A computed fold for a 75-nucleotide RNA from a Candidatus Woesearchaeota archaeon, annotated as transfer RNA.
RNAcentral holds the sequence, with entries from ENA.
The coordinates come from a structure-prediction model, not an experiment, and the mean pLDDT is 83.
RNA sequence: GCGGAUGUAGCUCAGCCUGGUUAGAGCACUACGCUCAUAACGUAGGGGUCCGGAGUUCAAAUCUCCGCAUCCGCA
Numbered sequence: 001g002c003g004g005a006u007g008u009a010g011c012u013c014a015g016c017c018u019g020g021u022u023a024g025a026g027c028a029c030u031a032c033g034c035u036c037a038u039a040a041c042g043u044a045g046g047g048g049u050c051c052g053g054a055g056u057u058c059a060a061a062u063c064u065c066c067g068c069a070u071c072c073g074c075a
Stems, first nucleotide, its partner, number of pairs: 001074007010027004020058001029045005051067005
C1' cells in the first nucleotide's frame, strides 16, 4: 500500500440482512428481603441514545458516503 472483519450499558453480546411501538439479554453494580454473618437465592432499581461526521427518508443502531480505532490476511 491492497483486501476483509469488528465497533451497541462497566464487561461479553443480540438486534442490522428485510428502516417503523419507548433500544434489549446475561454478568456486574445499588437497595431491600433472607442469614448470627458472608456467599448463594428472591424482589426492585440505576446505567445507552448505538465509534465520529455527512447524506437519503415522514422516519436511521439498521441504507449510502467519508473518516477513526482494533484485529486478521496479502504484498